This is a predicted structure of a 478-nucleotide part of an RNA (small-subunit ribosomal RNA, 3' major domain) from a metagenome. Its Rfam family is "Bacterial small subunit ribosomal RNA". Gene Ontology terms of the family: ribosome and structural constituent of ribosome. The full RNA is in RNAcentral, with records from SILVA. Its mean pLDDT, the model's own confidence on a scale to 100, is 85.
[in-house]
Context: one part of a larger RNA
RNA sequence: UGACGGGGGCCCGCACAAGCGGUGGAGUAUGUGGUUUAAUUCGAUGCAACGCGAAGAACCUUACCUGGGUUUGAACUGCUGGGGCCAGCUCCAGAGACGGAGCCUUCCCUUCGGGGACCCCAGUAGAGGUGCUGCAUGGCUGUCGUCAGCUCGUGCCGUGAGGUGUUGGGUUAAGUCCCGCAACGAGCGCAACCCUUGUUCCUAGUUGCCAGCGGAUCAUGCCGGGGACUCUAGGAAGACUGCCGGUGACAAACCGGAGGAAGGUGGGGAUGACGUCAAGUCAUCAUGGCCUCUAUGUCCAGGGCUACACACGUACUACAAUGGUCGGUACAAAGGGCUGCAAACCCGCGAGGGUGAGCCAAUCCCAAAAACCCGGCCUCAGUUCGGAUUGCAGUCUGCAACUCGACUGCAUGAAGGUGGAAUCGCUAGUAAUCGCGCAUCAGCAUGGCGCGGUGAAUACGUUCCCGGGCCUUGUACA
Numbered sequence: 001u002g003a004c005g006g007g008g009g010c011c012c013g014c015a016c017a018a019g020c021g022g023u024g025g026a027g028u029a030u031g032u033g034g035u036u037u038a039a040u041u042c043g044a045u046g047c048a049a050c051g052c053g054a055a056g057a058a059c060c061u062u063a064c065c066u067g068g069g070u071u072u073g074a075a076c077u078g079c080u081g082g083g084g085c086c087a088g089c090u091c092c093a094g095a096g097a098c099g100g101a102g103c104c105u106u107c108c109c110u111u112c113g114g115g116g117a118c119c120c121c122a123g124u125a126g127a128g129g130u131g132c133u134g135c136a137u138g139g140c141u142g143u144c145g146u147c148a149g150c151u152c153g154u155g156c157c158g159u160g161a162g163g164u165g166u167u168g169g170g171u172u173a174a175g176u177c178c179c180g181c182a183a184c185g186a187g188c189g190c191a192a193c194c195c196u197u198g199u200u201c202c203u204a205g206u207u208g209c210c211a212g213c214g215g216a217u218c219a220u221g222c223c224g225g226g227g228a229c230u231c232u233a234g235g236a237a238g239a240c241u242g243c244c245g246g247u248g249a250c251a252a253a254c255c256g257g258a259g260g261a262a263g264g265u266g267g268g269g270a271u272g273a274c275g276u277c278a279a280g281u282c283a284u285c286a287u288g289g290c291c292u293c294u295a296u297g298u299c300c301a302g303g304g305c306u307a308c309a310c311a312c313g314u315a316c317u318a319c320a321a322u323g324g325u326c327g328g329u330a331c332a333a334a335g336g337g338c339u340g341c342a343a344a345c346c347c348g349c350g351a352g353g354g355u356g357a358g359c360c361a362a363u364c365c366c367a368a369a370a371a372c373c374c375g376g377c378c379u380c381a382g383u384u385c386g387g388a389u390u391g392c393a394g395u396c397u398g399c400a401a402c403u404c405g406a407c408u409g410c411a412u413g414a415a416g417g418u419g420g421a422a423u424c425g426c427u428a429g430u431a432a433u434c435g436c437g438c439a440u441c442a443g444c445a446u447g448g449c450g451c452g453g454u455g456a457a458u459a460c461g462u463u464c465c466c467g468g469g470c471c472u473u474g475u476a477c478a
Stems, first nucleotide, its partner, number of pairs: 001478002003475003007472007015462002019426005026317008034308002042053002064303007077125008088103005107116003128292002131290003137286002139281003142277001144275001149188006155164003168179003194269004199237007213224003240263001243257005319419001323378006335366003340359002345354003385416001390411007432454007
């Protein structure tokens, strides 16, 4: 100087407390451990691995296994020699890769000797490796933590390590600001500048409007028309403790109030200091070293990554009446659409099929929002709860759904009656609950990322648990 303390003081955080809803019990989905296996490819492992890399394993992917091939190689750059265009098509054998035969063919320059581009064969130097080392590395990332800290120049103090500044009195979300002070300044962080949302105005009108006028219809901005409103998207204003009162040290600031759509950082996001964990990644990529080089490279078919006594994590669906079911009936936002989204009509109980208007989309389509509301039935029951499992019959995608897809119909109807010890999330348009969309994608979503609808309870307080910041104290630790 740090680190640590079941030392002290001060202060924060859904840290506790106060509340609401879960997990832990059941079934299923998914990831992991373990076991099994020819293989169940590899990585991630307290918080910070475990719906993680994977924003989508039937083939492909694919790195694994078995078997069949191949060795200048699937891809790339040269050199030497020989030959030919390349490409495409047909047949034979085969699981295919590969192999064999045939058809078709002859680019550019030329001094007609040949040369060049491209391809094949042989040789050669190089290739190739998702092989090892993340404890050799770059880059990227997680975490402490959006915590308020981490440092420097000069000066001063100390033999020195170092200290001071950065400590102290207040204050703040903040090393935020004020005052004081052997310190005076500065940098990286904080804050602000950026995006979005909340209010108003201006500009604009192929979306919106009977708002005011006219026309038409069973009906609809449907038409003329309008630039009011909603909206869209560009610009501007607005919030600064600016104003008033009080407290305070005449300060910073705090408390209350006015005005205001919004008030003290308005809400949300992006933004992550010096560093820590030899944290993670050699399998995104790059790269040193090592290893391999008729195999640890490469091509192909099939299988595996989907196994299953079991254990754990994360979710979904439930256990019902604040519910289930049937009928009727409203109201979104944000997105996507050309080998795409697909209306209407017809067929089918349905998944879907047929046909195909319109739309490169504020214009057309996906598209129905659902919970809500109104009415009927169910009456506490393993049930009209719950839907696992299984049988049969089908639909769609795709060369192909056996291993191993999703969905539909009929039948079947399991566990489950609110979950031990323990444990998680959340402070407001939040939790809870309800649907909708998108990426990946031929097909496949209970996962991920977004969107809106309905919409709570509680916070006395900081003694305690966890993590953190500052000062101080002890130490035989570094």